[in-house]
This is a predicted structure of a 65-nucleotide RNA (Fluoride riboswitch aptamer (crcB RNA motif)) from a Gemmataceae bacterium. Its mean pLDDT, the model's own confidence on a scale to 100, is 76. Lineage of the source: Bacteria > Pseudomonadati > Planctomycetia > Gemmatales > Gemmataceae. It matches the Rfam family "Fluoride riboswitch aptamer (crcB RNA motif)". Rfam 15.1 lists 2,293 matches to the family in 1,982 species. A reference for the family is Ren et al. (2012), "Fluoride ion encapsulation by Mg2+ ions and phosphates in a fluoride riboswitch", Nature.

RNA sequence: ACAACAGGUGGCGAUGGAGUUCGCCGAAACCGCCGACCCGUUCGGCUGAUGACUCCUACCCCCGG
Numbered sequence: 001a002c003a004a005c006a007g008g009u010g011g012c013g014a015u016g017g018a019g020u021u022c023g024c025c026g027a028a029a030c031c032g033c034c035g036a037c038c039c040g041u042u043c044g045g046c047u048g049a050u051g052a053c054u055c056c057u058a059c060c061c062c063c064g065g
Base pairs, nucleotide, nucleotide: 010025011024012023013022016056017055018054019053020052021051032046033045034044035043036042
């Protein structure tokens, strides 16, 4: 100096916040799906505020006042 392992801290899991929990990452983890085409720094369409559970906020649908 490099690499591996272990620990700590931190970060991430397609749209916000909080709690719990799971997984992942060490400059990476992460950056949804479908169709078309002139194949890209293109076009059109669709679902979801969660990785999962719960709550809040926002959005959407139905009913009543």